Predicted 3D model of a 343-nucleotide part of an RNA (large-subunit ribosomal RNA, domain IV) from an uncultured archaeon. Model confidence (mean pLDDT): 88 of 100.
[in-house]
Context: one part of a larger RNA
């Protein structure tokens, strides 16, 4: 010095990305316990008190001897002292720093993201806000189902039968889920357009004295598919600009114009989203890029790629406080194993 343990004055997070790692609390009675709540929780919330040993006294269970009541006398039943025993309760004193005397054995508490939730996961850097999940919803299938492996028989779904089964999305719950169908994609349209093989065969071409025999070949008839003409958005997806206006100013309920299928509603917003930005104000520190409530100028929220809330959960992420500590100020000492000398 280096590990691994103990103990420390005064401070008590000042350390540090961050109380990381320590410290602290702990067990059992009993006493008390807020906000919110899906009335289950929350909750061991929180804070608080008792604990040993000896003696008296005291209540209650169990055995249960003596003894006693009862009779249908019996190995009968009842009551039950004493003893032993179990589970309490009260009131003396006794000793130690210390009585859950030692291991074991919750740190609390507030506020806010995110996910409902118990679960799942990157076997060997990532456990999470990510997956899955009840719940929702949309959509496909009438049974030789749709869907899947298979050439194929066959199989599975299912010895199920639309209260079932596939596939997609969303993800408990409460409140909710807006406008758009112009593109794509899907559904439905006995018109029409366009159109392959094929049908037809006008008509021409090659041979021939001819009969014929090959060949090409137009109007025309033809399927789905496209075209076209409807619906669909919890399908894919999308959801404006520029001018003016009000008796201080500002600001614009209101008016104008251009474009679009429509032009963002409700709600939430500098948010896991805000560049500018450490936005501006409160709050909380003495001093706060972070936390929390607010304001909206939304670079570049927005409703099932779901919005907004939300009690309970959580080895979750983030802010603040109480304890409590050697994390620090500031290092010290003590133990054991190493490194190092030296033999």
């Nucleotide at each position: 010095c280096u590990c691994u343990g103990g103990c420390u004055a005064a401070g008590g997070a000042a350390c540090u990305c961050g109380g990381c790692a320590a410290a602290a609390u702990g067990a059992c009675c009993c006493c008390g316990u807020a906000a919110g709540u899906u009335c289950g929780c929350g909750a061991u919330a929180a804070g608080g008190g008792g604990u040993g040993c000896u003696c008296u006294u005291u209540g209650g269970g169990g055995u249960g001897u003596a003894a006693g009541g009862u009779u249908u006398u019996a190995c009968a039943u009842c009551u039950g002292a004493a003893g032993c025993u179990c589970c309490g309760g009260a009131g003396a004193g006794c000793c130690g720093c210390a009585g859950a005397g030692a291991a074991a054995u919750g740190g609390c508490g507030g506020g806010g993201g995110c996910g409902a939730c118990u679960g799942u996961u990157u076997a060997c850097u990532a456990a999470a806000a990510a997956c899955a999940u009840a719940g929702g919803a949309c959509u496909c299938u009438g049974c030789g189902a749709a869907g899947u492996c298979g050439c194929a028989a066959g199989a599975c779904g299912a010895c199920g039968u639309a209260u079932a089964g596939g596939g997609u999305c969303u993800g408990a719950c409460g409140c909710c889920u807006g406008c758009c169908c112009g593109g794509u994609g899907c559904c439905g349209g006995a018109a029409g357009g366009u159109u392959a093989a094929g049908g037809g065969g006008a008509g021409g071409a090659g041979u021939u004295c001819a009969c014929g025999c090959u060949c090409c070949a137009a109007u025309c008839c033809g399927a789905a598919g496209c075209c076209c003409c409807g619906g669909u958005a919890a399908a894919c997806g999308g959801c404006g600009g520029c001018c003016g206006u009000a008796a201080c100013u500002a600001u614009a309920a209101c008016g104008g114009u251009c474009c679009u299928a429509a032009g963002g509603u409700a709600g939430c917003g500098a948010a896991a989203u805000u560049c500018c930005u450490u936005g501006u104000c409160g709050g909380g520190u003495a001093a706060g890029u972070u936390c929390c409530g607010a304001c909206c100028u939304g670079c570049a929220c927005g409703a099932a790629u779901g919005g907004c809330g939300u009690a309970a959960c959580g080895a979750u992420c983030u802010c603040c406080g109480c304890a409590c500590u050697g994390u620090c100020u500031c290092a010290g000492c003590c133990a054991g194993a190493g490194a190092c000398u030296c033999a």

Rfam family: Bacterial large subunit ribosomal RNA. Rfam links the family to the GO terms structural constituent of ribosome and ribosome.